[in-house]
Transfer RNA from a Rhodospirillales bacterium, 72 nucleotides, folded computationally. It was read from a public genome assembly. Model confidence (mean pLDDT): 82 of 100. Its Rfam family is "tRNA". Its family is annotated with triplet codon-amino acid adaptor activity in the Gene Ontology. Taxonomically the source falls in Rhodospirillales (Bacteria, Pseudomonadati, Pseudomonadota, Alphaproteobacteria).

RNA sequence: GGGCGCGUAGCUCAGUGGGAGAGCAUCCGCUUCACACGCGGGGGGUCGUUGGUUCAAUCCCAACCGUGCCCA
Numbered sequence: 001g002g003g004c005g006c007g008u009a010g011c012u013c014a015g016u017g018g019g020a021g022a023g024c025a026u027c028c029g030c031u032u033c034a035c036a037c038g039c040g041g042g043g044g045g046u047c048g049u050u051g052g053u054u055c056a057a058u059c060c061c062a063a064c065c066g067u068g069c070c071c072a
Stems, first nucleotide, its partner, number of pairs: 001071007010024004018055001026042005048064005
């Protein structure tokens, strides 16, 4: 330098045109003599950035940024 994949909550990930989600973590409550476990509930997101397509984009397209693998 080229090809391909990935980027969504603090962490690990799902989702794939119209509601943004799960587990763990965190906070509150219940339970306990107390702690842990367990149960219930809450908070937490520019869906990498910019632009394009569309009535509508996390999702489709392009460029760029970051990251991983392969080739040279």